[in-house]
RNA sequence: GAGUUUGAUCCUGGCUCAGAUUGAACGCUGGCGGUAUGCUUAACACAUGCAAGUCGAACGGAAACGAUACUAGCUUGCUAGUAGGCGUCGAGUGGCGGACGGGUGAGUAACGCGUAGGAAUCUGCCUGAUAGUGGGGGAUAGCCCGGAGAAAUUCGGAUUAAUACCGCAUAAUCUAUUCGUAGUAAAGUGGGGGACUUUCGAGCCUCACGCUAUCAGAUGAGCCUGCGUAAGAUUAGCUAGUUGGUAGGGUAAAAGCCUACCAAGGCGACGAUCUUUAGCUGGUCUGAGAGGAUGAUCAGCCACAUCGGGACUGAGACACGGCCCGAACUCCUACGGGAGGCAGCAGUGGGGAAUAUUGGACAAUGGGGGCAACCCUGAUCCAGCAAUACCGCGUGUGUGAAGAAGGCCUGAGGGUUGUAAAGCACUUUCAAUUGUGAAGAAAAGUUAGCGGUUAAUAACCGUUAGCCUUGACGUUAACUUUAGAAGAAGCACCGGCCAACUACGUGCCAGCAGCCGCGGUAAUACGUAGGGGGCGAGCGUUGUCCGGAUUUAUUGGGCGUAAAGAGCUCGUAGGCGGUUCAACAAGUCGGUCGUAAAAGUUCAGGGCUCAACCCUGAAAUGUCGAUCGAUACUGUUGUGACUAGGAUACGGUAGAGGUGAGUGGAAUUCCGAGUGUAGCGGUGAAAUGCGUAGAUAUUCGGAGGAACACCAAUUGCGAAGGCAGCUCACUGGGCCGCUAUCGACGCUGAGGAGCGAAAGCUAGGGGAGCAAACAGGAUUAGAUACCCUGGUAGUCCUAGCUGUAAACGAUGGAUACUAGACGUAGGAACUGGAUUGACGGUUUCUGUGUCGUAGCUAACGCGUUAAGUAUCCCGCCUGGGGAGUACGGUCGCAAGACUAAAACUCAAAGGAAUUGACGGGACCCCGCACAAGCGGCGGAGCAUGCGGCUUAAUUCGAUGAUACCCGUAGAACCUUACCUGGACUUGACAUAUAGGGUCUAGCUAUAGAGAUAUAGUGUGCAUUAGCGCCCUAUACAGGUGGUGCAUGGCUGUCGUCAGCUCGUGUCGUGAGAUGUUGGGUUAAGUUCCGCAACGAGCGCAACCCCUGUCCUAUGUUGCCAGCAUUUAGUUGGGGACUCAUAGGAGACUGCCGGUGAUAAACCGGAGGAAGGUGGGGACGACGUCAAGUCAUCAUGCCCCUUAUGUCCAGGGCUGCACGCAUGCUACAAUGGCAAGUACAACGAGUCGCAAUACCGCGAGGUGGAGCAAAUCUCUUAAAGCUUGUCUCAGUUCGGAUAGGAGUCUGCAACUCGACUCCUUGAAGUUGGAGUCGCUAGUAAUCGCAAAUCAGCAAAGUUGCGGUGAAUACGUUCUCGGGGUUUGCACACACUGCCCGUC
Repeated sequence: GAGUUUGAUCCUGGCUCAGAUUGAACGCUGGCGGUAUGCUUAACACAUGCAAGUCGAACGGAAACGAUACUAGCUUGCUAGUAGGCGUCGAGUGGCGGACGGGUGAGUAACGCGUAGGAAUCUGCCUGAUAGUGGGGGAUAGCCCGGAGAAAUUCGGAUUAAUACCGCAUAAUCUAUUCGUAGUAAAGUGGGGGACUUUCGAGCCUCACGCUAUCAGAUGAGCCUGCGUAAGAUUAGCUAGUUGGUAGGGUAAAAGCCUACCAAGGCGACGAUCUUUAGCUGGUCUGAGAGGAUGAUCAGCCACAUCGGGACUGAGACACGGCCCGAACUCCUACGGGAGGCAGCAGUGGGGAAUAUUGGACAAUGGGGGCAACCCUGAUCCAGCAAUACCGCGUGUGUGAAGAAGGCCUGAGGGUUGUAAAGCACUUUCAAUUGUGAAGAAAAGUUAGCGGUUAAUAACCGUUAGCCUUGACGUUAACUUUAGAAGAAGCACCGGCCAACUACGUGCCAGCAGCCGCGGUAAUACGUAGGGGGCGAGCGUUGUCCGGAUUUAUUGGGCGUAAAGAGCUCGUAGGCGGUUCAACAAGUCGGUCGUAAAAGUUCAGGGCUCAACCCUGAAAUGUCGAUCGAUACUGUUGUGACUAGGAUACGGUAGAGGUGAGUGGAAUUCCGAGUGUAGCGGUGAAAUGCGUAGAUAUUCGGAGGAACACCAAUUGCGAAGGCAGCUCACUGGGCCGCUAUCGACGCUGAGGAGCGAAAGCUAGGGGAGCAAACAGGAUUAGAUACCCUGGUAGUCCUAGCUGUAAACGAUGGAUACUAGACGUAGGAACUGGAUUGACGGUUUCUGUGUCGUAGCUAACGCGUUAAGUAUCCCGCCUGGGGAGUACGGUCGCAAGACUAAAACUCAAAGGAAUUGACGGGACCCCGCACAAGCGGCGGAGCAUGCGGCUUAAUUCGAUGAUACCCGUAGAACCUUACCUGGACUUGACAUAUAGGGUCUAGCUAUAGAGAUAUAGUGUGCAUUAGCGCCCUAUACAGGUGGUGCAUGGCUGUCGUCAGCUCGUGUCGUGAGAUGUUGGGUUAAGUUCCGCAACGAGCGCAACCCCUGUCCUAUGUUGCCAGCAUUUAGUUGGGGACUCAUAGGAGACUGCCGGUGAUAAACCGGAGGAAGGUGGGGACGACGUCAAGUCAUCAUGCCCCUUAUGUCCAGGGCUGCACGCAUGCUACAAUGGCAAGUACAACGAGUCGCAAUACCGCGAGGUGGAGCAAAUCUCUUAAAGCUUGUCUCAGUUCGGAUAGGAGUCUGCAACUCGACUCCUUGAAGUUGGAGUCGCUAGUAAUCGCAAAUCAGCAAAGUUGCGGUGAAUACGUUCUCGGGGUUUGCACACACUGCCCGUC
């Protein structure tokens, strides 16, 4: 920096990612080289080999080997022997070294380490200096002999040497000291040699190496101290050699290091003691730094060597490859007894995710021994193994478009892989191959010269020159020859973070995932492929640590509401602290010196071809030490100074401040008495309860307890909790005044102490009312509740305990500074009114409120009473849950309080604000929404649709409103999609290609249920191009199969509700707001006014159609007033009227009055056919319901292809215990029946409507005039009106059901049509809860027509006209909608979210 809480926003806050790192491991892959690194686990156990020896110039010697000489045997160069005489040398004595080097990190929280110092010490080998090295002795290993034992080993005897051991002498600048003195050492060996001596070994001289003593140095080691160096207080007290002293002992050395005695100290909140963890450091990793993490390799220190303990030797050890004892383990054993210690190098087993060869060499660098040669050296140098890490190189380069083939995608054209390949031309690093070939080597030895030493030319030492010799690596590095692009590329990723996309498969499956998350049939997220971006001999994954994380905040955070101010006060330690003078110099600052090992890091230069790597130099590194200086600030000191902080005194002042005692009235309850009678009480309504044994009510008297109406107030007081009748006593604090005094005495405050509501506990009182628990009555599905009737603890007092609250201003205390305005409480000063008083004004101090500037804040908000600006001190926080819980501790009589985790789990939890939705929140408004009315549904019968059931099938869809006389404006066949059975397979239908047939179709007959098959008949049009038809083959057709949650289109609903938005501007960190809110008005976001808004768009309205009035034009099939004619507008005629067609007019709040704000508008009126939208219709904003439809149609994907396609017959969609919905007919007299009689409109008609006439009771039949229709027909409208009858009945109501007989349509009425006639005559007497429609030509009621249609289940739908009401006070309530506001833990939005029990 990013992702992730939300519908969106800002913040808080966690989780996650991108970076770097690694002694790593795992997966896939793997060409070369260089440089590094390689048991992090079991300080687990170890087979085998090696890792510490060396010195014969210390010694006695001679086991082995070799040379030489000799002897014997012979195979003539071999065996055996002799000679310690020689080179040498096993074992042994002795010296030095095995205390170094190498390994490991178990222990250790410590003077262990780091750093800086210190004094009371030792120091082999080494260096320098001084002095000495005389003279004796006795043993002992070995060897030899003998014994014990399995072995390890051991015992006895005899003999022997030394640089082994022991005396003696001498000796100090050594040690001790009483200061007179006393004590103390040694070892020789080798080389050379002139003179001299000799027992022939040597003496003697000299050189070298040794030895002894002492001093000094160097090196190394021991000891002491300051400071620094983990976590835990759920470890608070620890300590008896403990702390100190004296004496003694002890050590190389100070010291309780040890012992005795004496004293009682010592350590600790600046964290003792205890527990847990850990080797420390230079450094390493990370980070801008400060820090954080770490302590492999390299280097310094420490500790350890199977575990525990101990000492010996030694200069040095309490000793990795030494000893002794104990323990565990392993091995050998003859069971008596013995042996061992890889945390050395290799290696083995084991553990583990995991870590190498039982390699070479001492050539180099070092170490040990030796005079030296030399020997030893798993230290070391090399090699081997491992992509473990870092660095470098390569796997070719150029050209090359027919943009090849193949792959993948495709909109089928093409695109992409891709100049990539092939092809052509080059190059040869690395690997392979041939040869050449450095550096790492300096020495030592020997010869010659010179110098030193010496008596010396010898020897020895140093040096110069020549000669000779030494390489594990190593078939080295490097160079070179040859050949040929020849031998050399993978890994993870491609939804966002995060660079990189398509296809197929899969279908919440398989799987992915670091976080968010992906997958339920169109997955850029799974798997594969193509393509792409990334890194590259590697790439990913996992683990670790730092970073990002300012997410422990010193740098650099916070605490009103997000986590977080202890309930309040006092006060200890501590921290911080007013003005001024002087001194000091601790902090602070500066200079110089010392040290801070090397390596590493950084910089510069250099060497390997570069780099990694290595070398040289410089710089840097400390809270360090020493010393010199500065003195502003802090500090320290001063019986210095000051007064502004603070305190005291004095004078006033307000107050429910506290404690104790006393006292008052009202009210409740109880008791007594009187009056009085049937109820009282209580509730939403009741009941329990009280009352005829006299309640409630009312009057009088008495008792007792608790609380204090009015005053009374955002009032006052108090540190907080809290405090209220009145009086008295005692008492704390505040405020004001400015007069005096003290003179920094102050602020905060870990621990600590005190106070601390209510409830609760203990003991004793008290107890009127109220009232947990409890009882009863209600409510309820239940009701352990809310409501009611009772009622005990308690509430009250005294003395104690408890110690917590949303103990809140959710805001710690103190000080200073920083605009104001308006209140209010307590003082003071000045002032007005002539004075006093009451009253008022101004200023000021203290308290308490509201608003508000700057500023702050995530916002809300805070704002001199800060959440502003600063200082000081304390407390507290670090994701949510688990949990303020468990355990432990302290306190408490108990209840419980305080302190206070972890495992596990989630990716959030949270704050403020925004927009919606929602609320049995508020306000305003509307609608047949309620109300007021009229008529229905729900009960009956029937019709129709749906569910359910049934079935071979009862095809499918529609299901709250917004499905259910819906798709279907009409299922007997067809329709038809369903079932059964029978058939067909390029197909019932379309297009194309190729080939073939000149064959249609149709008709007839037969078989069959038919499809179909067979037979017969049959020259399609055209003309010789062909069209049409048929057959064969191939592409394909076909699907009412799936998905309406892949879609288009269409539709329903909210809703004909008045809303929904945009541009610019402004406000806000932002989501957003404003506009669109407000005051009026409207049917309306309609319109007016106002306004940080100004405009605009989609909606509203209007424009369109029908209807209502009039005018004009035209009159046929329409009309007929007047004139003729008639049965008849029939005819002549007419255009006046009706009507029809077309075009106009008319209505706009235009006019008047009132109301209103002089507006918009509303109310009333005039005129008018019509008046405020005249009445209807079409018209449906942004959007909601993944609403409905893949079965109208279209369409993606999937599925079927001799079948899920197509044809045919029959059946089914009509099936019936049942439930629901929509209708029809009724239940009758506002009626039924009978007779007579009047008046419509919309429409339809040639495959048709059909008149007059005749037949039939009727449905209908015969027949056919007229009419493609303002002409003819359907077509008699019905209710109505006038008469008559019925007389309240299951009827002359009602017509279901059933029997019989018919008519019509049709190929065909069995399943399964309609209608007619005769007969039959069911239920039903107005319908429970509930529910529907309708505000005027409406409801109600009456009939008519049409579409579909052969006919019809139509009682449906769509239209038409006839007759023609009632009611609306009003908006409390129900439902729905609009606007404003409020709350919200909802946003899939209350059918939400979410808690508890089972």
Molecule: small-subunit ribosomal RNA
Organism: uncultured bacterium